[in-house]
């Protein structure tokens, strides 16, 4: 160069074109002699990025960046 694929809180992952959501993690409470564990509660995202289509984009187009994989 060329094809395919991934990209969404700290991390792992979801999310028919219509409120961005579990999980662990991390805080704070409750327990306990303490820690773990449990059990209540909260806190964190410009969904790499830039335009486009629509009444509305994570989704769909198109460009561009990164990383995985074949292929020359």
């Nucleotide at each position: 160069g060329c094809u395919g694929g991934a990209g969404u809180g700290g991390c792992g992952c979801a999310a028919c074109g219509g409120u961005a959501g579990c999980g662990c993690a991390c805080c704070u409470g409750u327990c306990u002699u303490g820690u773990a564990a449990a059990c209540a509660g909260g806190c964190g995202g410009u969904u790499g990025c830039g335009a486009g289509u629509u009444c509305g984009a994570a989704u769909c187009u198109c460009g561009u960046c990164u990383c995985c994989a074949g292929c020359u």
A computed fold for a 72-nucleotide RNA from Brachybacterium sp. FME24, annotated as transfer RNA. Model confidence (mean pLDDT): 82 of 100. It matches the Rfam family "tRNA". From the family's description: Transfer RNA (tRNA) molecules are approximately 80 nucleotides in length. Lineage of the source: Bacteria > Bacillati > Actinomycetota > Dermabacteraceae > Brachybacterium.